[in-house]
RNA sequence: GCAGUGGUAGCUUAGCUGGCUAAAGCACCGCCCUGUCACGGCGGGGACCGCGGGUUCAAAUCCCGUCCACUGCG
Numbered sequence: 001g002c003a004g005u006g007g008u009a010g011c012u013u014a015g016c017u018g019g020c021u022a023a024a025g026c027a028c029c030g031c032c033c034u035g036u037c038a039c040g041g042c043g044g045g046g047a048c049c050g051c052g053g054g055u056u057c058a059a060a061u062c063c064c065g066u067c068c069a070c071u072g073c074g
Base pairs, nucleotide, nucleotide: 001073002072003071004070005069006068007067010026011025012024013023019057028044029043030042031041032040050066051065052064053063054062
């Protein structure tokens, strides 16, 4: 330099055949339970999707550029 894969909550991921302005687990906060902790049960807060732009009535999803990580080729 070229090609491919990935970047979504503090962490790990789902969603990616465009359509209820985004789901789950762990973690965090509160309550219940317990003599206390843990376990368990109930509830709650948190990401607008790496960044910028474009297409569209509508974009995490399609297109372009760009940054980062990993893999392969040279």

The RNA shown here (transfer RNA) has 74 nucleotides and comes from a bacterium.